[in-house]
Context: one part of a larger RNA
RNA sequence: GAGUAGCGAUAAGGUAAGUGAGAAUCUUACCCGUCGAAAGCCUAAGGUUUCCUGAGGAAGGCUCGUCCGCUCAGGGUUAGUCGGGACCUAAGCCCAGGCCGAAAGGCGUAGGCGAUGGAUAACAGGUUGAGAUUCCUGUACUAUCGAUUUGCGUUUGAGAGAUGGGGUGACGCAGGAGGAUAGGCUGAGCGUGCCGUUGGUUGAGCACGUCUAAGCUAGUAGGGAGUAAAGAUAGGCAAAUCCGUCUUUACGUAUCCUGAGAAGCGAAUGGGAGCGAAAAACAAGUAGCGAAGCAGCUGACUCCACACUGCCGAGAAAAGCCUCUAUCGAGCAAAUCGAUACCCGUACCGCAAACCGACACAGGUAGGCGAGGAGAGAAUCCUAAGACGCGC
Numbered sequence: 001g002a003g004u005a006g007c008g009a010u011a012a013g014g015u016a017a018g019u020g021a022g023a024a025u026c027u028u029a030c031c032c033g034u035c036g037a038a039a040g041c042c043u044a045a046g047g048u049u050u051c052c053u054g055a056g057g058a059a060g061g062c063u064c065g066u067c068c069g070c071u072c073a074g075g076g077u078u079a080g081u082c083g084g085g086a087c088c089u090a091a092g093c094c095c096a097g098g099c100c101g102a103a104a105g106g107c108g109u110a111g112g113c114g115a116u117g118g119a120u121a122a123c124a125g126g127u128u129g130a131g132a133u134u135c136c137u138g139u140a141c142u143a144u145c146g147a148u149u150u151g152c153g154u155u156u157g158a159g160a161g162a163u164g165g166g167g168u169g170a171c172g173c174a175g176g177a178g179g180a181u182a183g184g185c186u187g188a189g190c191g192u193g194c195c196g197u198u199g200g201u202u203g204a205g206c207a208c209g210u211c212u213a214a215g216c217u218a219g220u221a222g223g224g225a226g227u228a229a230a231g232a233u234a235g236g237c238a239a240a241u242c243c244g245u246c247u248u249u250a251c252g253u254a255u256c257c258u259g260a261g262a263a264g265c266g267a268a269u270g271g272g273a274g275c276g277a278a279a280a281a282c283a284a285g286u287a288g289c290g291a292a293g294c295a296g297c298u299g300a301c302u303c304c305a306c307a308c309u310g311c312c313g314a315g316a317a318a319a320g321c322c323u324c325u326a327u328c329g330a331g332c333a334a335a336u337c338g339a340u341a342c343c344c345g346u347a348c349c350g351c352a353a354a355c356c357g358a359c360a361c362a363g364g365u366a367g368g369c370g371a372g373g374a375g376a377g378a379a380u381c382c383u384a385a386g387a388c389g390c391g392c
Stems, first nucleotide, its partner, number of pairs: 013031006032389004040369003046349002050347001051075006060068002080141002082345004087118002092113003098107003122139005142341011159328002164324005172311004178304003183298005189210006195203001211270001215265003222258004226251008235243002274289002312315001355364002371383004
């Protein structure tokens, strides 16, 4: 220079009370304002205790501070079913032997690793200061084991069954139609509460609420395939009753496969507007009680389902599952009851003051949910739930 610029979005604060040595800045209440396809909610990556409680105020916080993502101490993350592993493979990677190479090493078969994909059994409610599909309550399911009962079977072979064969798994994009649900709206329906001192209020009054899963039973709207039987068989590296190929017969929209939703049970459950104690060291809108739960309209980008139609750029693999034998073979199956079920993650932030940007930085950050009025709309404006007023 200079007590100057600046104090980081122009969403905005005000009042009262409390605490305290001290309050524009902390807490509480009431007003006001902002967002609302977000500035709300869930979650991946990343962070790694920042979460909760008590205490503190040196430093950090662009002011202040009794406050904090700061400091100190204590506490907090509970799983057969969620995500990952004890399953599978893709790109890619590692590669026994092998080939190549002065060396180091490179390539690569068998084999293995490797999710961003396939397979795979749990839902509703309650609860903490902080965890919940994990704890608790209720109702389920998966795999294995045991007991009981019943049935079948031991060469007249029940049953199991490949590291092998076959099928399935198994897939693009666009478009339109149908069925259904989630959600939403309305109601002179139903239930609970309320009755204004005003111009007016017992009225067709006002306010609020009008729900309930997985699973089990049965198999629907719809979608797909010609189906079934018998015989033959040089192919599927052996075998096959399986697949393929051939022949014959029957049936022709029957049969089989798939399939949301609805319905019944689950549920005399749970939740529920509202009502609402006692107690005061424990501490309340808590414990406890608990109504109605219907009808109509609307309606998805969700499900049936890449199902159908069209198009050209012609759209993974393996496990799993089904089936077939090779083979093994004396026990096997069903029902009921009971038992068992390993390792890792799980707090919190997550369009952000906690991640990436040297900062409590107007930047960046994959996916899901995303209500109402007006509207073609996720635009835009105003609002709900919820969250904030951006630390002078």